[in-house]
C1' cells in the first nucleotide's frame, strides 16, 4: 500500500432519514438497627474530526484519524 469490518454515556451495546436510549456503574430518596438485595428518581453525550446531500443527518456521499481482521509488499 487494498479490502471488508467498527468507532454512540464511566464500561457494554441498541438506535427504518424525523425528539438520542438500555444494562451495568454513579447519585438522591424509600426500605433495613445497619449493609447487601430490592423499588422510585435523578444526573450524564457537541454520537471519532472535518465538509457535503437533505426541509430534516447517530444513519447517506466525500475526506481524515484510531481500533479489528484479510491480502499485497518486504529489494
Nucleotide at each position: 500500500g487494498c479490502g471488508c469490518g467498527u468507532g454512540u454515556a464511566g464500561c457494554u451495546c441498541a438506535g427504518c432519514g424525523g425528539u438520542a436510549g438500555a444494562g451495568c456503574a454513579c447519585u438522591c430518596g424509600g426500605u433495613u438497627u445497619a449493609c447487601a438485595c430490592c423499588c422510585g428518581a435523578g444526573a450524564g453525550g457537541u454520537c471519532g474530526g472535518g465538509a457535503g446531500u437533505u426541509c430534516g443527518a447517530a444513519a447517506c456521499u466525500c475526506u481524515c484519524c484510531g481500533c479489528g481482521c484479510g491480502c499485497a509488499c518486504c529489494a